[in-house]
Molecule: SAM riboswitch aptamer (S box leader)
Organism: soil metagenome
RNA sequence: CUCAUCCAGAGGGGCAGAGGGACCGGCCCGUUGAAGCCCCGGCAACCCACCCGGUUCACACCCGGGCCAGGUGCCAACUCCGGCCCGCUUCGAGCGGGAAAGAUGAG
Numbered sequence: 001c002u003c004a005u006c007c008a009g010a011g012g013g014g015c016a017g018a019g020g021g022a023c024c025g026g027c028c029c030g031u032u033g034a035a036g037c038c039c040c041g042g043c044a045a046c047c048c049a050c051c052c053g054g055u056u057c058a059c060a061c062c063c064g065g066g067c068c069a070g071g072u073g074c075c076a077a078c079u080c081c082g083g084c085c086c087g088c089u090u091c092g093a094g095c096g097g098g099a100a101a102g103a104u105g106a107g
Base pairs, nucleotide, nucleotide: 001107002106003105004104005103006102011040012039013038014037015036019029020028021027023083024082025081026080041075042074043073045072046071047070050066051065052064053063054062079101084098085097086096087095088094
């Protein structure tokens, strides 16, 4: 940079000691213990050894499906909500759609 996904799911312990939820605004979480590190456990998206089917004379490649282990990821709140644009609206708030930004995976 490109593509896909983001209303599902899944926490205990030890050390530590004041922050954390990307940014900004809100609103939350936190001394009944935040971040960080370690151990154990779990979830399940993508990839995947491998298997099945298609294709082929056959193999490879390629396509579709499944998938223990493994790799990455994740385990408060819809990506916590909004931020920009459009529509609806009882003009108060609210609702819906699409972007942007972000996260994760694959290339």